[in-house]
RNA sequence: AGCCCCUCACGUGGCGCUAUCUCGCUGAACCCCCCCAGGGCCGGAAGGCAGCAAGGGUAGGUGGGCUCUGGCGGGUGCGUGAGGGGUCUUC
Numbered sequence: 001a002g003c004c005c006c007u008c009a010c011g012u013g014g015c016g017c018u019a020u021c022u023c024g025c026u027g028a029a030c031c032c033c034c035c036c037a038g039g040g041c042c043g044g045a046a047g048g049c050a051g052c053a054a055g056g057g058u059a060g061g062u063g064g065g066c067u068c069u070g071g072c073g074g075g076u077g078c079g080u081g082a083g084g085g086g087u088c089u090u091c
Stems, first nucleotide, its partner, number of pairs: 001089002003086011015073005021065006032057003040049003
């Protein structure tokens, strides 16, 4: 100087699990949001007010999935660096 082994760190990939990622169902049951037909209320009118149902969303609940994103894990591949070791090789 090289080679090999071990440990650690970082980067990157793979695998597994998981969700605040994603897809269904349900869905505010007395008090969620939007929009509010009809009907109601105010008004002389124009117009205004509250607002049920239908419709559309969100939280929550529930059941799937890792394609994306995030998290976690390893008797995981590769690379880089640090440390330790060697009845190894060469000079």
A computed fold for a 91-nucleotide RNA from Streptantibioticus ferralitis, annotated as Bacterial small signal recognition particle RNA. The RNAcentral record of the sequence draws on ENA. The model forms 93% of the base pairs in the Rfam consensus. Rfam family: Bacterial small signal recognition particle RNA. Rfam classes the family as a non-coding RNA gene. It is recorded under the gene name ffs. The coordinates come from a structure-prediction model, not an experiment, and the mean pLDDT is 75.